Overview:
The RNA shown here (c-di-GMP-I-GGC riboswitch aptamer) has 75 nucleotides and comes from a Desulfobacterales bacterium. Its mean pLDDT, the model's own confidence on a scale to 100, is 78. Lineage of the source: Bacteria > Pseudomonadati > Thermodesulfobacteriota > Desulfobacteria > Desulfobacterales.

RNA sequence: CAUGGUAAAGCCAAACUAUCCGCAAGGAUGGGGCGGAAAGUCACGGGUCUUGUAAAGAUAGCCGGACUGCCAUGA
Repeated sequence: CAUGGUAAAGCCAAACUAUCCGCAAGGAUGGGGCGGAAAGUCACGGGUCUUGUAAAGAUAGCCGGACUGCCAUGA
């Protein structure tokens, strides 16, 4: 660099739940485990959602994009 990736060596962790933070969407940590080859990072484009209605916020496990990374094989 190319091809492939079965959850595997290893990793993350939905719903639900306890505590805390936030007006809210939602977030953090623990339990939990539905799932995930980027379910790693980034709000750049689109979508959706929230609110004090005005331009702020949430979502990366909605899609695209950018950057980075794991395993196997080959060069």